The prediction has a mean pLDDT of 76. This is a predicted complex of two RNAs, RNase P RNA and transfer RNA, with 448 nucleotides together. Rfam match: Bacterial RNase P class A. Rfam's curators write: Ribonuclease P (RNase P) is a ubiquitous endoribonuclease, found in archaea, bacteria and eukarya as well as chloroplasts and mitochondria.
RNA sequence: GCUGGCGGACGGGCAAUCGCUUUCACGGAACCUUGUGUUCUUGAAAGAGGAAAGUCCGGUCUCCACAGGGCGGCGUGCCGGCUAACGGCCGGGGUCCGGAAACGGAUACGGAAAGUGCAACAGAAAAUAUACCGCCUGUUCGGCUCUUGCUGAAUAGGUAAGGGUGAAAUGGUGCGGUAAGAGCGCACCGCGGUGAAAGUAAUUUCACUGGCAGUGCAAACCCCACGCGGAGCAAGGCCAAAUAGGGGAGGAGGGACGGCCCGUCCCGCUAAACUUCCGGGUAGGCUGCUAGAGCGGGGUAGUAAUACCCAGCCCAGAGGAAUGAUUGCCGCCCGCAAGGGUACAGAAACCGGCUUAUAGUCCGCCAGCUUCC
RNA sequence: GCGGGAGUAAUUCAGUGGUAGAAUGCCAGCUUCCCAAGCUGGACGUCGCGGGUUCGAGUCCCGUCUCCCGCUCCA
Numbered sequence: 001g002c003u004g005g006c007g008g009a010c011g012g013g014c015a016a017u018c019g020c021u022u023u024c025a026c027g028g029a030a031c032c033u034u035g036u037g038u039u040c041u042u043g044a045a046a047g048a049g050g051a052a053a054g055u056c057c058g059g060u061c062u063c064c065a066c067a068g069g070g071c072g073g074c075g076u077g078c079c080g081g082c083u084a085a086c087g088g089c090c091g092g093g094g095u096c097c098g099g100a101a102a103c104g105g106a107u108a109c110g111g112a113a114a115g116u117g118c119a120a121c122a123g124a125a126a127a128u129a130u131a132c133c134g135c136c137u138g139u140u141c142g143g144c145u146c147u148u149g150c151u152g153a154a155u156a157g158g159u160a161a162g163g164g165u166g167a168a169a170u171g172g173u174g175c176g177g178u179a180a181g182a183g184c185g186c187a188c189c190g191c192g193g194u195g196a197a198a199g200u201a202a203u204u205u206c207a208c209u210g211g212c213a214g215u216g217c218a219a220a221c222c223c224c225a226c227g228c229g230g231a232g233c234a235a236g237g238c239c240a241a242a243u244a245g246g247g248g249a250g251g252a253g254g255g256a257c258g259g260c261c262c263g264u265c266c267c268g269c270u271a272a273a274c275u276u277c278c279g280g281g282u283a284g285g286c287u288g289c290u291a292g293a294g295c296g297g298g299g300u301a302g303u304a305a306u307a308c309c310c311a312g313c314c315c316a317g318a319g320g321a322a323u324g325a326u327u328g329c330c331g332c333c334c335g336c337a338a339g340g341g342u343a344c345a346g347a348a349a350c351c352g353g354c355u356u357a358u359a360g361u362c363c364g365c366c367a368g369c370u371u372c373c
Numbered sequence: 374g375c376g377g378g379a380g381u382a383a384u385u386c387a388g389u390g391g392u393a394g395a396a397u398g399c400c401a402g403c404u405u406c407c408c409a410a411g412c413u414g415g416a417c418g419u420c421g422c423g424g425g426u427u428c429g430a431g432u433c434c435c436g437u438c439u440c441c442c443g444c445u446c447c448a
Base pairs, nucleotide, nucleotide: 001369002368003367004366005365006364007363008362009361010360012330013329014328015327016326017325018324020047021046022045023044024043025042027041028040029039030038031037032035049344053355054354056353057352058351059350060349061232062231063230064229068266069265070264071263072262073228074227075226076225077224078092079091080090081089082088093109094107095106096105097104098103110223111222115221116220117217118216119215132163133162134159135158136157137156138155139154140153141152142151143150144149171189172188173187174186175185176184190212191210192209193208194207195206196205197204198203236287237286238285239284246278247277248276249275250274256270259269260268280447281446294313295312297310298309299308300307301306331342332341333340334339374444375443376442377441378440379439380438383397384396385395386394391428399415400414401413402412403411421437422436423435424434425433
C1' cells in the first nucleotide's frame, strides 16, 4: 500500500441580511370584556433524526366503580447476567455454513420413548414392513462336456451385503465368518443407560454396560416450563353552542334485564342520572403537552452489557401544522480545467428496543499478500 | 398520529402443505337470411415482492410495498 473480516463515529460548516414559532425581560405602547386578557413594537435565548419511518415488541400515563379463581385463548423457549420491562442487549454452550487465514457468519436452539398425524410422485416397499434386478442351496426336465463341472427353464427354501427408485430404505466403516448373507461376532464411530471429574449452569471429557426401541417433520396438532385483564392521547378532563327528551325494547328487591371491556363458567359486587335500537342536532375552544427509567464529562467495579458516585447542563412543543429564504466563502466526491454533484429523509403524549432506507467520509482491531528500511 | 382488514386469469371470487380452479369476458367452429341466445372446443396466470422452515409453499413464519375502513360532542 492492497485485499478479506469485524466494530464505531459523522452525515455538511461559517458569516451576513430578511422572515416564522415558543419562552423570558413583570420592558414600552394601544385596545377593551379590567383579566396576570388581546394586539403591536424592542431585546435575549432556544427551535426536526440516526433513523423522526414501519407500527413489529415492551413500558410510563389515562379510563373501564373495586376485585378473585378455573377452562379456553395468546406469547416466549439452550445456560448465566443486565434492564422499569421486553420477543431486547452482553457473555458463554450446542448445531450448521463459509474460508488460505483471521476464525468469521447464521441460529425460530425445550420434548419425536405421552399420544395423534403427514411423507405426493417414483419405488418391491415409507410400518402390521417387505423383494424389482439380484446372490446361495435343493429337486425336476433339458443342452454342452472324458470327468470335475458349466449353463437354460420351472419350482421349494434362505437372504437383504451389491445394484436401481427416492429428500430419506431400517445404524455407518473395516475385518472375520457363512452355502450366500445379516450385529451373526469383533474394533472404532453413532444411539440408549449408569457412574466419576471440571464448570454457577448449558455442556465437555473419561470409564463401564446394552446389540440397539426404523428415519424426518412440532415456523404439524400436541406435551412440558414460565408469563398474560382490556382499550388507547382521536385515551381522558373542562367549557361553550345547537337540536327533538322525539320514539321503541328490557327492567330484580334479593339473587339480577344489564354492567364489572377477548370468549366462557363459578364466586363476589353493583342500580335508574341504567342498558340497548331507530331518528335528530353539532364536528367549536381550552387542557392533557414536555424536567425526563433525561443528556454529556470524570472516576470506581465488571470480560462486557451495565451499575454506583462526583460535578455540570435544560436541549422543540406546533395545533391544518412553525424550525425558512437569499448571498458569499469553505469542507467532501468526480474532473486536466471549466464545471457538476453533496444520501435516506422531517417531530405530533413520552421513553427503551427491533426492522427497513441511506451519496459518501473518517477512526480502530484482526488476518493474508507485496514493497522498502 | 392511533387501531383494523386485504392483495390469485382481463374482471369477480374459491383454494385443508403434494406442484393452480369456477363464472363472466375473449378467440374459433356448429346453427341462422343476419345478429342475439344456445352447444362444442381453446388460450387464459412470474398466486403483490424478498427471505426462511420443509423433500416440496398459493397455503406456515418473518420482513417489505400498495390499497381499503374506522377514531368529535349532546343523548